[in-house]
RNA sequence: GGAGUCGGCUGGACAACCGCGGUCCUAGCGUCUGUGGCCCACCCAUUGGGGGGUUUGCGGUGUAGGGCGGAGGAAAGUCCGGGCUCCAUAGGGCAGGGUGCCAGAUAACCUCUGGGCGGCGUGAGCCGACGGAAAGUGCCACAGAAAAUAUACCGCCCGCUUCUCAGCCUCGGCUGGUGGCAGGUAAGGGUGAAAUGGUGCGGUAAGAGCGCACCGCGUUCGUGGUAAUACGAACGGCAGGGUAAACCCCACUCGGAGCAAGACCAAAUAGGAAUCCAACGGCGUUGCCCGCGCCGGAUUCGGGUAGGUCGCUUGAGGCACGCGGUGACGCGCGCCCUAGAUGAAUGGUUGUCCUCGACAGAACCCGGCUUACAGGCCGACUCCUUCU
Repeated sequence: GGAGUCGGCUGGACAACCGCGGUCCUAGCGUCUGUGGCCCACCCAUUGGGGGGUUUGCGGUGUAGGGCGGAGGAAAGUCCGGGCUCCAUAGGGCAGGGUGCCAGAUAACCUCUGGGCGGCGUGAGCCGACGGAAAGUGCCACAGAAAAUAUACCGCCCGCUUCUCAGCCUCGGCUGGUGGCAGGUAAGGGUGAAAUGGUGCGGUAAGAGCGCACCGCGUUCGUGGUAAUACGAACGGCAGGGUAAACCCCACUCGGAGCAAGACCAAAUAGGAAUCCAACGGCGUUGCCCGCGCCGGAUUCGGGUAGGUCGCUUGAGGCACGCGGUGACGCGCGCCCUAGAUGAAUGGUUGUCCUCGACAGAACCCGGCUUACAGGCCGACUCCUUCU
């Protein structure tokens, strides 16, 4: 100097004017409205209620001004997990779903951290749908002899035999070649993603774990480690391989629905009608069964309301420091309060600057994962080249 890997931050800025929504404060108005006090004796009736007037006290609503805040790292996807609310007083089993190496973190998770094993990369690093194929079933197209109840296409070897074949010779034999029959074989060749463990030596008629050595595989033991596993030793010729992101088996785990949940207030209507089941019944938040609870339930037609308040933002919260831990994270102490809309708020104009501006807008909240992202900044590490 170049190329890369991992982690973190930011996501146009400033000024002026006008304008939105939240919250707090101030002002003062309206023959608005609620409530409290006082008065009247107007009505009903009796120790009360209604009505009228007045007053200022406390609010509401409309108005004006001021202070302080006002979208994200992903708010997206709705892929997971929970908090919270309701069923509900709740349980068990089956089915079904989820996860799948070991140990931890967490409220929990299919998340994260550390380690093991496997794969990719020169490396820093990255990825893993990572339990079981000796419980069983299924599948492995085409090619190939053959992909499981295993086998022989080309070939190799032994025996018998054919040939007006060739050679030799001691004259009916030997050797070689072509073809046929029968037997042995899976070492060599071919097909394929994969061919019945691999390489080498010996042995054999030719071969083969047939024997041996090493590697692989299986079982047992020992050592290190919490463990997954790593290393070592002994024994065994050794179940033919792959596939479970095929069915399945094993281990662990799991109520459901969802803020349009749910609670309260006000108002209106039709306490509506018909049909069916009815305690040996019906209903009860995945399906079935048992148990438990309730006493009505289901369907159709018809009618009313669609308003307001709460839930709604103080949280498994954020930041700094210290301690513990390899780390995820935990503990302690201090400081801070950081949007709550409801057809849906943060916008418009002008000017200046520059890194010339990407992806993109909360709707109950939080922890993750995935996807999108112009430009800019910081840190650590790896490789290549050059110079000293």
Model confidence (mean pLDDT): 76 of 100. The RNA shown here (Bacterial RNase P class A) has 388 nucleotides and comes from an Acidiferrobacteraceae bacterium. The sequence was found by an Rfam model in a public genome assembly. Lineage of the source: Bacteria > Pseudomonadati > Pseudomonadota > Gammaproteobacteria > Acidiferrobacteraceae. It matches the Rfam family "Bacterial RNase P class A". Rfam classes the family as a ribozyme. Gene Ontology terms of the family: ribonuclease P activity, tRNA processing and dimeric ribonuclease P complex. About the family: Ribonuclease P (RNase P) is a ubiquitous endoribonuclease, found in archaea, bacteria and eukarya as well as chloroplasts and mitochondria.